[in-house]
Molecule: transfer RNA
Organism: marine eukaryotic metagenome
RNA sequence: AGCGUAGCUCAGUUGGUAGAGCAUUCGACUGAUACUCGAACGGUCGUAGGUUCAAAUCCUACCGCUUGC
Numbered sequence: 001a002g003c004g005u006a007g008c009u010c011a012g013u014u015g016g017u018a019g020a021g022c023a024u025u026c027g028a029c030u031g032a033u034a035c036u037c038g039a040a041c042g043g044u045c046g047u048a049g050g051u052u053c054a055a056a057u058c059c060u061a062c063c064g065c066u067u068g069c
Base pairs, nucleotide, nucleotide: 001066002065003064004063007022008021009020010019016053024040025039026038027037028036046062047061048060049059050058
């Protein structure tokens, strides 16, 4: 200095309902499986404070990882 958001990979910073793909479960399709399609499940947004009507987003401290001097 950068990063930390779902089990994994990530998006979301103009402050205004937290999302996608994969995975998992169920269903449709099939003689059966695969593929495909549909749905569901899944989050204290690293932790604690502050600002604000409202914070993943802004500010502060701390923790962890990566990197530079």